[in-house]
Molecule: transfer RNA
Organism: uncultured Reyranella sp.
RNA sequence: GGGCGAUUAGCUCAGCGGUAGAGCAUUCCCUUUACACGGGAGCGGUCGGCGGUUCGAUCCCGUCAUCGCCCA
Numbered sequence: 001g002g003g004c005g006a007u008u009a010g011c012u013c014a015g016c017g018g019u020a021g022a023g024c025a026u027u028c029c030c031u032u033u034a035c036a037c038g039g040g041a042g043c044g045g046u047c048g049g050c051g052g053u054u055c056g057a058u059c060c061c062g063u064c065a066u067c068g069c070c071c072a
Stems, first nucleotide, its partner, number of pairs: 001071007010024004018055001026042005048064005
């Protein structure tokens, strides 16, 4: 220098045009003498940045950034 992939909650990851989700973590409640396990409820996101397409973008397109893999 070229090619490909990833970027979504504190962490690991789904979702893939029409109200953004799960598990773990965290807070509270139930259960227990107490703890653990189990059950219930809550909190937590400008979906990496900036543009574009569209009635509508996490999703499609361009570009930039970071990380990873391959080629030279």